[in-house]
Molecule: transfer RNA
Organism: Candidatus Aenigmatarchaeia archaeon
RNA sequence: GGACUGGUAGCUUAGUCUGGUUAGAGCACCCGGCUGAUAACCGGGAGGUCAUGAGUUCAAAUCUCAUCCAGUCCA
Numbered sequence: 001g002g003a004c005u006g007g008u009a010g011c012u013u014a015g016u017c018u019g020g021u022u023a024g025a026g027c028a029c030c031c032g033g034c035u036g037a038u039a040a041c042c043g044g045g046a047g048g049u050c051a052u053g054a055g056u057u058c059a060a061a062u063c064u065c066a067u068c069c070a071g072u073c074c075a
Base pairs, nucleotide, nucleotide: 001074002073003072004071005070006069007068010027011026012025013024020058029045030044031043032042033041051067052066053065054064055063
């Protein structure tokens, strides 16, 4: 330099192919219940500009383009 894959909550990730409910789950965190107490378990809560920007569309995490970052392969 070229090709491909990926970037979604503090961490791991589903959803993207086939655009349409308020973007969901596990762990962690906070509050409460349970217990003599802790863990486990149960209930609730907070936490996301879906990497960045632009475009298409009534409507974009999802489609298109550019850029940035990470990984794999080729040279």